[in-house]
C1' cells in the first nucleotide's frame, strides 16, 4: 500500500433496564448495568426514522385566549443505510 473467510494477543466501547442532571419532547450527560460491536471512534452532507417547543393551517362561529387536529427541523438519531476523516491487531 491493500485487505478482514477463520482463528489468536493487547486493550476498548457499550443496547435494555435502573438512579442522575438538562430538555416541551424526542433525546443527552453523568454513575451501576453489559445487549451487542473491528470503526458501536469523529462528522448531520444525502435518504431513512424519531420528536414538535414554537411558526403556519384546519375545527371556528366577528375578534380573541383555551382545547383539539394536520403540516412543518431550526431539535435529535454517527448502535439505520450511503458518504467523508481517522485508527488496533492479524493477513497480504
Nucleotide at each position: 500500500c491493500u485487505u478482514g473467510u477463520a482463528a489468536a494477543a493487547a486493550g476498548g466501547c457499550a443496547a435494555a433496564u435502573c438512579g442522575u442532571u438538562c430538555g416541551a419532547a424526542a433525546g443527552a450527560u453523568c454513575g451501576a448495568g453489559a445487549c451487542g460491536c473491528a470503526a458501536a471512534a469523529c462528522c448531520a452532507u444525502c435518504g431513512g426514522c424519531c420528536u414538535a417547543c414554537g411558526u403556519u393551517u384546519c375545527u371556528u362561529a366577528a375578534a380573541c385566549c383555551c382545547a383539539g387536529a394536520a403540516a412543518u427541523a431550526a431539535g435529535g438519531u454517527a448502535g439505520c443505510g450511503a458518504g467523508g476523516u481517522u485508527g488496533c491487531c492479524g493477513g497480504g
This is a predicted structure of a 92-nucleotide RNA (c-di-GMP-I riboswitch aptamer) from a Desulfobulbaceae bacterium. Its mean pLDDT, the model's own confidence on a scale to 100, is 83. It matches the Rfam family "c-di-GMP-I riboswitch aptamer". Rfam links the family to the GO term cyclic-di-GMP binding.